A computed fold for a 100-nucleotide RNA, annotated as SAM riboswitch aptamer (S box leader).

RNA sequence: CCCUUAUCAAGAGCGACGGAGGGACAGGCCCAUUGAUGUCGCGGCAACCUGUAAUUUAGUCAAGGUGCCAAAUCCUGCGGAAAUGUCCGAAAGAUGAGGU
Numbered sequence: 001c002c003c004u005u006a007u008c009a010a011g012a013g014c015g016a017c018g019g020a021g022g023g024a025c026a027g028g029c030c031c032a033u034u035g036a037u038g039u040c041g042c043g044g045c046a047a048c049c050u051g052u053a054a055u056u057u058a059g060u061c062a063a064g065g066u067g068c069c070a071a072a073u074c075c076u077g078c079g080g081a082a083a084u085g086u087c088c089g090a091a092a093g094a095u096g097a098g099g100u
């Protein structure tokens, strides 16, 4: 890189550095010199793996490995239904676990 599988409307920010674009892609809509995005430190959220207890796979506790901490994965993109912007599914993407 690719494949399989699960989840994605909940939750969780301060400081330092730095100085212009950023939110994956396209369109929209937003964020950003009242300093965004990013890096680092500290803090936090969550509970996929893990551990504990239990004992038949459901729930409890912890938080070691990941992950995450603007907006539903920010919305839409393709298909179907519906009928004026609603619902369902897919694709794409992200993350975890496993595999080649």
Stems, first nucleotide, its partner, number of pairs: 002099007013042005021031003025077004043069003048065002050062002073092001078089004